A computed fold for a 76-nucleotide RNA from Eubacterium sp., annotated as Fluoride riboswitch aptamer (crcB RNA motif). The prediction has a mean pLDDT of 75. The sequence is in RNAcentral, with records from Ribocentre. Taxonomically the source falls in Eubacterium (Bacteria, Bacillota, Eubacteriales, Eubacteriaceae).
RNA sequence: UAACCCUUAGGGAAUGAAUGUCUCCCUUAGUAUUAUUACUUAAACUGCUUUUUAAGCUGAUGACUUCUGCAUUUUG
Numbered sequence: 001u002a003a004c005c006c007u008u009a010g011g012g013a014a015u016g017a018a019u020g021u022c023u024c025c026c027u028u029a030g031u032a033u034u035a036u037u038a039c040u041u042a043a044a045c046u047g048c049u050u051u052u053u054a055a056g057c058u059g060a061u062g063a064c065u066u067c068u069g070c071a072u073u074u075u076g
């Protein structure tokens, strides 16, 4: 210096919000400061199919639960 593993913390998982558990993925670099810290930046992420610059399809969850919005059916 590079790779791998473990632990901790933060972030992400195609339409809103909340709680807890679980799954997977990412966590790079710089400036200022005595330090704390602040700012900037990278990554994960930004659905699928087809005859592909157009057409079509599924889903408010990554998985589970609840609320809200939309749609369908039934009852009062």
Stems, first nucleotide, its partner, number of pairs: 009027005016067003020064003029040004047057004